[in-house]
Predicted 3D model of a 77-nucleotide RNA (transfer RNA) from an archaeon.
The sequence was found in a public genome assembly.
The prediction has a mean pLDDT of 80.
Its Rfam family is "tRNA". It is annotated as a transfer RNA.

């Protein structure tokens, strides 16, 4: 010191050839269900999409830096 890959509610995770509402599971929270638990079912809360910028009628997506995390290969000794 170069390339490449990823960053998305708490947690994991789809979406990333731009079209507006960001899907699902697992925790949580409420119900029904049961003598109770746990299971099952039914509803709900939760996301500045890593961070600033650009492009755009519009950005998770596209670009540029940057930051954090892999992997590779390079210099030094």
């Nucleotide at each position: 010191g170069g390339g490449c890959c990823c960053g998305u509610g708490g947690c994991c995770a789809a979406g990333c050839u731009g079209g507006a509402u960001a899907a699902g599971g697992c925790a949580c929270c409420g119900g029904c269900c049961c003598u109770c638990u746990a299971a099952g079912c039914c509803g709900g809360c939760a996301a500045u999409c890593g961070u600033g910028g650009g492009u755009u009628c519009g950005a998770a997506u596209c670009c540029c830096a940057c930051c954090g995390g892999g992997c590779c290969c390079g210099c030094c000794a």